This is a predicted structure of a 99-nucleotide RNA (SAM riboswitch aptamer (S box leader)) from uncultured Ruminococcus sp.
Its Rfam family is "SAM riboswitch aptamer (S box leader)". Rfam links the family to the GO term regulation of gene expression.
The RNAcentral record of the sequence draws on MGnify.
Taxonomically the source falls in Ruminococcus (Bacteria, Bacillati, Bacillota, Clostridia).
[in-house]
RNA sequence: CUUAUCAAGAGCGGCGGAGGAAACAGGUCCUGUGAAGCCCGGCAACCUGAGCAGAAAUAGUUCAAGGUGCUAAAUCCUGCGGUAUUCCCGGAAGAUGAG
Numbered sequence: 001c002u003u004a005u006c007a008a009g010a011g012c013g014g015c016g017g018a019g020g021a022a023a024c025a026g027g028u029c030c031u032g033u034g035a036a037g038c039c040c041g042g043c044a045a046c047c048u049g050a051g052c053a054g055a056a057a058u059a060g061u062u063c064a065a066g067g068u069g070c071u072a073a074a075u076c077c078u079g080c081g082g083u084a085u086u087c088c089c090g091g092a093a094g095a096u097g098a099g
Stems, first nucleotide, its partner, number of pairs: 001099006011040001013039003019030003024079004041071003046067003049063004075093001080090003
């Protein structure tokens, strides 16, 4: 940079000790009934792998062994545009996978 997804799901565990929810701004929240982080557990099924079905395949389906990922709240909400509020849709930015 391209592309797909981002309202589902996942612990009353151990260590740890004060902060955290990406950055900035504004909100709103979580947190010593213990934050971040690490470990374990779990969830999911993007890639690999295995199975089923199929004439075959770009497609479908099952498993969850390997590689990631995730595990408060919609990507917590709003910041820009479509219309003027709500709402809705899209965008930007971001996250994750694959290339």